Bacterial large signal recognition particle RNA from an Actinomycetota bacterium, 266 nucleotides, folded computationally.
The sequence was found by an Rfam model in a public genome assembly.
Model confidence (mean pLDDT): 77 of 100.
The source organism's lineage runs through Bacteria, Bacillati and Actinomycetota.
The model forms 94% of the base pairs in the Rfam consensus.

């Protein structure tokens, strides 16, 4: 140096989180890196390598160490940016009120609109009516005995004449029940083109009188005033979310350098 057979090792790693701590399942990054079993109200373990079972590879592209680069995660910061939220402001939009002009439509000398007078609508009281309830009146029913009348039969008293109590039946009635409810009495009312009296701020609707040409609606535009629910804008704030920046702590993939066997035969 070559060949054969083995062994250590390897067949992914990392971040946050969880945990007393470590590794794993689950999340994220990297990027391709055997299989099976269990694992979040977790699984395995105690300083180390996740645990259990099987398979492949095997001393180097592959294993180990160092270093560089650096995806990405996490922590801290503030005088940054965007979004969200809160407060305040402004009054541009929006909204409300008033007015001018214009367009369209309606209405108007068969009287618009206004002024004035008197009514109505409204409120209070009383009356009347209506409706509802109750009562009276009327009709019917209604007591085995403890209501009334009459009481057959029967009972009792009496020598008899006669007398007494009294069931059923019949008639009547109490308590009560039912019906009718015209009149009368009481109570009540989300009642009334009803009447009388009183009140009455504004609005609305008729009527009388006077003046005599506008007036109403919608849309557009302009002017003035107002509101701050909403949109826009401005200011301030923020244990919120995201980003950028600075610092810190890890750090995959990758680059470079170094290191690592045993046996037998030639």
């Nucleotide at each position: 140096c070559c060949g054969u057979g083995c062994u250590a090792g390897g067949c992914g790693g990392g971040g946050a989180g969880c945990u007393c701590g470590u590794g794993g399942u689950g999340c994220c990054c990297u990027g391709u890196a055997c299989c099976c079993c269990a694992a979040a109200c977790c699984c395995a373990c105690g300083u180390a390598g996740g645990g259990g079972g099987g398979g492949c590879u095997g001393a180097a592209c592959u294993c180990c160490c160092g270093u560089c680069c650096g995806a990405g995660a996490c922590c801290c910061g503030g005088a940054c940016c965007g979004c969200g939220c809160c407060a305040c402001g402004c009054a541009c939009g929006a909204c409300c009120c008033g007015g001018g002009c214009g367009a369209c439509g309606g209405u108007g000398c068969c009287g618009a609109g206004g002024a004035u007078c008197g009514g109505g609508u409204c409120c209070u009281g009383c009356g009347c009516a209506a409706c509802g309830g109750g009562g009276u009146c009327c009709c019917g029913c209604c007591a085995a005995c403890c209501g009334a009348g009459u009481c057959a039969g029967g009972u009792c008293c009496g020598g008899a004449a006669g007398g007494a109590a009294g069931c059923a039946g019949c008639u009547c009635u109490c308590c009560g029940c039912g019906g009718a409810u015209c009149c009368c009495c009481c109570c009540g009312u989300g009642u009334g083109c009803c009447g009388c009296a009183g009140g009455g701020a504004a609005g609305c609707c008729g009527g009388g009188u006077c003046c005599g040409a506008g007036u109403c609606g919608u849309c557009g535009u302009c002017c003035g005033g107002g509101u701050a629910c909403c949109g826009a804008c401005g200011u301030g704030g923020u244990g919120g979310c995201g980003g950028a920046c600075g610092g810190g702590c890890c750090g995959a993939c990758g680059g470079c350098g170094g290191g690592u066997g045993c046996a037998c035969g030639g």